[in-house]
RNA sequence: AAGGCAGGCCGUCCUGUCGCGUCCCGCCUGUGCGGGAUGAGGAAAGUCCGGGCAACACAGAGCAGCAUACUUCCUAACGGGAAGCCGGUCCGUAUCACGCGGGCCGAGAGAAAGUGCCACAGAAAACAACCGCCUGACUCCGGCCCUGGCCAGAGAGGUAAGGGUGAAAACGUGAGGUAAGAGCUCACGACUCAUCCGGGCGACCGGGUGAGGGGGCAAACCUUAUGCGUUGAGAGGCCAAAUAAGCCGGGGAUUGAGGGUUGCUCGCCCGAUCCCGGCGGGUAGGCCGUUAGAAAUGGUAUGUGAGUGCCAUUCCAGAUAAAUGACAGGAAGCACGCCACAGGCGUGUUACAGAACCCGGCUUACAGGCCUGCCUUUUCU
Numbered sequence: 001a002a003g004g005c006a007g008g009c010c011g012u013c014c015u016g017u018c019g020c021g022u023c024c025c026g027c028c029u030g031u032g033c034g035g036g037a038u039g040a041g042g043a044a045a046g047u048c049c050g051g052g053c054a055a056c057a058c059a060g061a062g063c064a065g066c067a068u069a070c071u072u073c074c075u076a077a078c079g080g081g082a083a084g085c086c087g088g089u090c091c092g093u094a095u096c097a098c099g100c101g102g103g104c105c106g107a108g109a110g111a112a113a114g115u116g117c118c119a120c121a122g123a124a125a126a127c128a129a130c131c132g133c134c135u136g137a138c139u140c141c142g143g144c145c146c147u148g149g150c151c152a153g154a155g156a157g158g159u160a161a162g163g164g165u166g167a168a169a170a171c172g173u174g175a176g177g178u179a180a181g182a183g184c185u186c187a188c189g190a191c192u193c194a195u196c197c198g199g200g201c202g203a204c205c206g207g208g209u210g211a212g213g214g215g216g217c218a219a220a221c222c223u224u225a226u227g228c229g230u231u232g233a234g235a236g237g238c239c240a241a242a243u244a245a246g247c248c249g250g251g252g253a254u255u256g257a258g259g260g261u262u263g264c265u266c267g268c269c270c271g272a273u274c275c276c277g278g279c280g281g282g283u284a285g286g287c288c289g290u291u292a293g294a295a296a297u298g299g300u301a302u303g304u305g306a307g308u309g310c311c312a313u314u315c316c317a318g319a320u321a322a323a324u325g326a327c328a329g330g331a332a333g334c335a336c337g338c339c340a341c342a343g344g345c346g347u348g349u350u351a352c353a354g355a356a357c358c359c360g361g362c363u364u365a366c367a368g369g370c371c372u373g374c375c376u377u378u379u380c381u
Base pairs, nucleotide, nucleotide: 001377002376003375004374005373006372007371008370009369010368012331013330014329015328016327017326018325020039021038022037023036024035025034026033027032041352045363046362048361049360050359051358052357053232054231055230056229060266061265062264063263065228066227067226068225069224070084071083072082073081074080085108086106087105088104089103090102091101092100093099109223110222114221115220116217117216118215130163131162132159133158134157135156138155139154140153142151143150144149145148171189172188173187174186175185176184191212192211193210194209195208196207197206198205199204236288237287238286239285246279247278248277249276250275251274258270259269260268261267295314296313297312298311299310300309301308302307332350333349334348335347336346337345338344339343
């Protein structure tokens, strides 16, 4: 320098004219005028996850349901994050492999509790004989030798060595064994379970002993463990306004209609100037909640890290269907083209997007620019 991977940050600026929301001050007293201050984001988005806050009684229980799933830690909490472990995969190390270094991916508990499923192909997808191999044992027929042997066939059976199908085929290699074969036996190796020793907080790693032969799928049901009460700012509180305590029908008053309370069951609570339907009438405004907070910025200490503690400074939109804008000129960045090329000129472009109770995450969108780390290749010193 080029290429790749991972991560972080920024995300237009200036001037003029016109205009908008909120707050403060002044004037005028009537909702205007003048001045000043302030006014979107890294995602304000999707509303996916978690929390704060609030109501549901002063009380809850069971079932159902939902979510999560290697370990340790961070955190208010999380399905988020950090550091690790294990598995898979890619690159490099001259070589498949081992080891080492680096990157990426993993819904990463249980398949030896049970049920279910495994496309196509294939005989068979889990009680496996299609081709092949075999005839020791059983039945029948034939031929040869001749007194029970050999050969061949059919039946009947054995066989998971070999072939073929498939993503996957009934532990791998070798030897023994056999009619032929087979963990049938043995050696070595891999795996699973039990147990012991050593290391680690732990996931797990290394080693010893014994037993075993069992395909895969839990992003199928399920099992195990852990967590979750429901609702959601139209939560909820206060004030104001209004009046019909009207008419008709039905139901009910403790043996209680009806209502509240978490999907259901129970439990609990309220309950008579009551409840339901129809007709008719009234009101339909304001304040709080609501922006000072798990806050922001800087420093410092600590920790591998996510983070945490301490100190200092700062106050930073907010309303109501909802202000934060429009136009003109210039600058800057980028792209393309041209030229007389350390530059100049012209044209185009400057994204994604828009707070609505608040906060922490995740995910998704994004013109253009900057920075950091690691790996590889090449050149120079």
This is a predicted structure of a 381-nucleotide RNA (Bacterial RNase P class A) from a Bacteroidales bacterium. The sequence was found by an Rfam model in a public genome assembly. NCBI's taxonomy places the organism under Bacteria, Pseudomonadati, Bacteroidota, Bacteroidia, Bacteroidales.